The RNA shown here (TPP riboswitch aptamer (THI element)) has 110 nucleotides and comes from Fictibacillus aquaticus. It was read from a public genome assembly, where an Rfam model found it. Of the family's consensus pairs, 96% are formed in the model. The organism belongs to Fictibacillus, within Bacteria. Rfam family: TPP riboswitch aptamer (THI element). About the family: Vitamin B(1) in its active form thiamin pyrophosphate (TPP) is an essential coenzyme that is synthesised by coupling of pyrimidine and thiazole moieties in bacteria.
RNA sequence: CAAGACAUGUGGGGGGACCGGUGUUGCCGGUUGAGAUUUCGUCCGUUAGGCGUUGACCCUUUGAACCUGAUCUGGUUGAUACCAGCGGAGGGAACAUACGCGAACGCACU
Numbered sequence: 001c002a003a004g005a006c007a008u009g010u011g012g013g014g015g016g017a018c019c020g021g022u023g024u025u026g027c028c029g030g031u032u033g034a035g036a037u038u039u040c041g042u043c044c045g046u047u048a049g050g051c052g053u054u055g056a057c058c059c060u061u062u063g064a065a066c067c068u069g070a071u072c073u074g075g076u077u078g079a080u081a082c083c084a085g086c087g088g089a090g091g092g093a094a095c096a097u098a099c100g101c102g103a104a105c106g107c108a109c110u
Stems, first nucleotide, its partner, number of pairs: 003110002007097004011060004017031005026044001040052004066091003072085004100107002
C1' cells in the first nucleotide's frame, strides 16, 4: 500500500525432483522449490536403495496440494525447474466453529 475469512480446531490427503563429483555402510557439492527425506525401525547389497514410522512443508471439496493421461506437445534450461498447451480433461483428502469491534470517523486481526 492492497485485500477481507485467504481464519481456527480436529481429523484426513500429498510430494520429495534434477545435475555433477567420489566410487559405494547409502556420502559431498550445486539448481529450482513451501517442501528435495528430520527421527527411528527394518530389508537390500550397488541403480549412491526399498518399505514403514515420525518431523517440517503444502493441501483438505469454494479441492491445480497431489495423481492419471505422460517416457505427452511447443518454447526454454547444463538438467530438473519454469512458460504455454493438454485443461477446469479424468481423479483427488471433510467436518465443525467463526464471518471482528464501533452509530460513525476509525480500530484490531490476518